Model confidence (mean pLDDT): 80 of 100.
Transfer RNA from a Patescibacteria group bacterium, 71 nucleotides, folded computationally.
It matches the Rfam family "tRNA". Its family is annotated with triplet codon-amino acid adaptor activity in the Gene Ontology.
The sequence is in RNAcentral, with records from ENA and MGnify.
RNAcentral records the identical sequence in 3 taxa.
[in-house]
RNA sequence: GGGCUUGUCGUUCAAUGGUAGGACGGUACUCUUAUAAAGUAUCAACAAUGGUUCGAUUCCAUUCAAGCCCA
Numbered sequence: 001g002g003g004c005u006u007g008u009c010g011u012u013c014a015a016u017g018g019u020a021g022g023a024c025g026g027u028a029c030u031c032u033u034a035u036a037a038a039g040u041a042u043c044a045a046c047a048a049u050g051g052u053u054c055g056a057u058u059c060c061a062u063u064c065a066a067g068c069c070c071a
Stems, first nucleotide, its partner, number of pairs: 001070007010024004018054001025043006047063005
């Protein structure tokens, strides 16, 4: 320099263009003499900017970051 893949709660993974969800975790409560476990509720995210569309995590372009291959 060229090509390809990936980017989503604090962590790890989902999500045919139509309300962003699960597990772990945090907080509160229930339970217990107390703790743990269990249960209930709650907290929290689509890498950025544009475009297409009635509607974009999803499709397209550019940029950024990470990884792989070739030279």